[in-house]
RNA sequence: CAUCCCGAGGAGCGCUGCGAGGAGCGGUUCAGCAACCGCAUCCCCAGGCUCGGGAGGCGUGGAGACGCAAAGUCUGCGACACAACGGCGCUCACCUGAC
Numbered sequence: 001c002a003u004c005c006c007g008a009g010g011a012g013c014g015c016u017g018c019g020a021g022g023a024g025c026g027g028u029u030c031a032g033c034a035a036c037c038g039c040a041u042c043c044c045c046a047g048g049c050u051c052g053g054g055a056g057g058c059g060u061g062g063a064g065a066c067g068c069a070a071a072g073u074c075u076g077c078g079a080c081a082c083a084a085c086g087g088c089g090c091u092c093a094c095c096u097g098a099c
Stems, first nucleotide, its partner, number of pairs: 001057001003055007010092006018048001021043003024039005047085001063075004
């Protein structure tokens, strides 16, 4: 750095439906399978974002301690405080204020 999984950001129901995903159709390439591209089709679809943790992959760097050296191991504890966002409608929860 990107990918996947998990958690948190208070929930439930309904609507629309972009991206992603699935199916279908067409095209390119191919012996074929796959792969890639397109679609005014159908299905699904409103945590896809941010923060934290984990896994493996790629790249760069490489401090200190222990150790002859390589390898390897370790690099802390306690307290306090704490996000910003996420289409529309309804309901609830929570917080604050007024009556």
The RNA shown here (SAH (S-adenosyl-L-homocysteine) riboswitch aptamer) has 99 nucleotides.
Rfam family: SAH (S-adenosyl-L-homocysteine) riboswitch aptamer. For this family Rfam cites "Riboswitches that sense S-adenosylhomocysteine and activate genes involved in coenzyme recycling" (Wang et al., Mol Cell, 2008). Its family is annotated with regulation of gene expression and S-adenosylhomocysteine metabolic process in the Gene Ontology.
Its mean pLDDT, the model's own confidence on a scale to 100, is 76.
Of the family's consensus pairs, 100% are formed in the model.